């Protein structure tokens, strides 16, 4: 880099550096920003994907009892690996459906993206 699977309406900010745009891309909107944003660093925090512990179960191996492995489920933890800490992935764009006051509203899906775990 590519692929697979899962999740994406919850949650969580202070300080320092720096000095102009930023919110991935695209259309339209909306918002943040010299009261210093975006970004980087430090500290703190959030969450629970991996992880750890416990509970009951299923399957398999073995077996006198016992035991071991795998799988998914429930509960707890936060030491470790990541991640995250404006706005739902900020909304929308493309497709389908419904409502309707014809300007909009609601629902579903796709694409793209982000994160984790795994594979090549």
């Nucleotide at each position: 880099c590519a692929c697979u699977u899962a999740u994406c309406c919850a949650g969580a900010a202070a300080g320092g550096c720096g000095g102009a745009g930023g919110g991935a891309c695209u259309u339209g909107g909306c918002c943040c920003u010299g009261c210093g944003a975006u970004g980087c660093c430090u500290u703190a925090g959030c969450a629970a994907c991996c992880u750890u512990u416990c509970c009951a179960g299923a399957u398999c191996a073995g077996c006198a009892u016992u035991u071991g492995a795998u799988c998914g489920g429930g509960a707890a933890a936060a030491a470790g690996g990541u991640g995250c800490u404006a706005a739902u992935u900020c909304c929308u764009g493309c497709c389908c459906c419904g409502g309707u006051g014809u300007a909009c509203c609601g629902g579903g899906g796709a694409a793209a993206g982000a994160u984790a775990a795994g594979u090549u």